[in-house]
């Protein structure tokens, strides 16, 4: 250099165009207990808000589309294969 693959919350991961993060772990709150463990229930991306809710968010920048994590173009980083060099 060429080709292929990957990048999603604190972590593992799901979603193959239909409006993210299912499910699990961690964490927080509660129930139970004399107390704890275990178990059960609720919450758990970020920001704003008293709440309802709203906005943003799938490596980064664009594009297509009513709609993009998903398709297209470019870029970055990592992994693999091949090639090149002295």
């Nucleotide at each position: 250099g060429u080709c292929g693959g990957a990048a999603u919350g604190g972590c593992g991961g799901a979603a193959u165009g239909g409006u993210a993060g299912a499910c699990g772990c961690c964490g927080c709150g509660g129930a139970c207990u004399u107390a704890a463990a275990a178990u059960c229930c609720g919450c758990u991306g970020a920001g704003u808000g008293a709440a309802g809710a709203c906005u943003c968010g799938u490596a980064c920048g664009g594009g297509u589309u009513c709609a993009a994590g998903u398709c297209c173009c470019g870029u970055u980083u990592c992994c693999g294969a091949c090639a090149c060099c002295a």

The RNA shown here (transfer RNA) has 86 nucleotides and comes from a Deltaproteobacteria bacterium.
Its Rfam family is "tRNA". About the family: Transfer RNA (tRNA) molecules are approximately 80 nucleotides in length.
The source organism's lineage runs through Bacteria, Pseudomonadati, Myxococcota and Myxococcia.
The coordinates come from a structure-prediction model, not an experiment, and the mean pLDDT is 80.